A computed fold for a 345-nucleotide part of an RNA from an uncultured organism, annotated as small-subunit ribosomal RNA, central domain.
The RNAcentral record of the full RNA draws on Greengenes.
Its mean pLDDT, the model's own confidence on a scale to 100, is 87.
It matches the Rfam family "Bacterial small subunit ribosomal RNA".
[in-house]
Context: one part of a larger RNA
RNA sequence: CUGGGCGUAAAGGGCGCGUAGGCGGGAUAGCAAGACAGUGGUGCAAACUUGAGGCUUAACUUCAAGCUUGCCAUUGAUACUGUUAUUCUUGAGUUCGGCAGAGGGAAGUGGAAUUCCUGGUGUAGCGGUGAAAUGCGUAGAUAUCAGGAAGAACACCGGUGGCGAAGGCGGCUUCCUGGUCCGAUACUGACGCUGAGGCGCGAAAGCGUGGGGAGCGAACAGGAUUAGAUACCCUGGUAGUCCACGCUGUAAACGAUGGGUACUAGGUGUUGGUUGUAAUGAUCAGCGCCGGAGCAAACGCAUUAAGUACCCCGCCUGGGGAAUACGGUCGCAAGACUGAAACUC
Numbered sequence: 001c002u003g004g005g006c007g008u009a010a011a012g013g014g015c016g017c018g019u020a021g022g023c024g025g026g027a028u029a030g031c032a033a034g035a036c037a038g039u040g041g042u043g044c045a046a047a048c049u050u051g052a053g054g055c056u057u058a059a060c061u062u063c064a065a066g067c068u069u070g071c072c073a074u075u076g077a078u079a080c081u082g083u084u085a086u087u088c089u090u091g092a093g094u095u096c097g098g099c100a101g102a103g104g105g106a107a108g109u110g111g112a113a114u115u116c117c118u119g120g121u122g123u124a125g126c127g128g129u130g131a132a133a134u135g136c137g138u139a140g141a142u143a144u145c146a147g148g149a150a151g152a153a154c155a156c157c158g159g160u161g162g163c164g165a166a167g168g169c170g171g172c173u174u175c176c177u178g179g180u181c182c183g184a185u186a187c188u189g190a191c192g193c194u195g196a197g198g199c200g201c202g203a204a205a206g207c208g209u210g211g212g213g214a215g216c217g218a219a220c221a222g223g224a225u226u227a228g229a230u231a232c233c234c235u236g237g238u239a240g241u242c243c244a245c246g247c248u249g250u251a252a253a254c255g256a257u258g259g260g261u262a263c264u265a266g267g268u269g270u271u272g273g274u275u276g277u278a279a280u281g282a283u284c285a286g287c288g289c290c291g292g293a294g295c296a297a298a299c300g301c302a303u304u305a306a307g308u309a310c311c312c313c314g315c316c317u318g319g320g321g322a323a324u325a326c327g328g329u330c331g332c333a334a335g336a337c338u339g340a341a342a343c344u345c
Base pairs, nucleotide, nucleotide: 004316005315006314007299008298012313014201015200016199017198021194022193023192025088026087027086028085029084030083031082033081034080036076037075038074039073040072041071042070048066049065050064051063052062053061054060091191092188093187094186095184096183097182098181103177104176105175106174107173108172109171110154114150115149116148117147118146119145120144121143125136126135162169163168206247207246208245209244210243211242215241216240220236221235222234223233258312259311260310261309262308263307266290267289268288269287270286271285272284273283274282275281294301295300318345319344320343327338328337329336330335
């Protein structure tokens, strides 16, 4: 390479947009590049296979045919692929009419809670734990009432509920803005699918500059526990967590399940439409549970497939060495991506 695979054994890229490429719906006509058929030429020798011959036989050897799976030329045929032209509407898209939604961005705004500040009441404790202590408090704490300030997060509703490609998204209002779904079937007429490179998005932590800083809280300090305790528990507490702009580009980025299309029993709940005998009905699109055939090593999956097929991409090839080294590219750095070998079992 062939072949076999990728939910859990090694293996689906974190996710999208999209270039090249690969693949691609129905009809008619032309061409004849691929594919198909015939003929001719060529396809060294040896080897090999078959048949025949020569050494007494065999090995060995000679002859003939085949083989040489191919290439070239030519003729034919046109179902398929291709290509050219015309055409169609079911794939795809547009238009029109509606619906739902924590989809995204910006600005504004609300109440509860927390902490702090000021003042009142009030007095000896508070806090914390398994038990304590560190800590706070007679310079008046904790508790309680009134007023003020600040930052962050949005109880109930809330849901196997919704939206988004993924990451993710939740108080309320306004503005800007993306996508889905349903219905009509008016328009375009295959405009499609996938997608190496490329480009963009991408939790948390981290980094740069400038703000902000209530609570929480790596590091750190102290108190405990303990044989020790660089921990678990407690009292504090800096970075950080928040905002703006820029960088980083990784996660058990998980459904550990790439995308697309078609087909293949049902039952039940729910979200958004449509329909209307307003039905506990039907139907379309989602989100769940159960389950049959089938699949699977089993677990399980099962119209949201891990079933049956086709198209395209990514990836795997014993464990360790190795989330490595070296080189390269990127990054301010941390590091990221790409990615071996010796050796060893």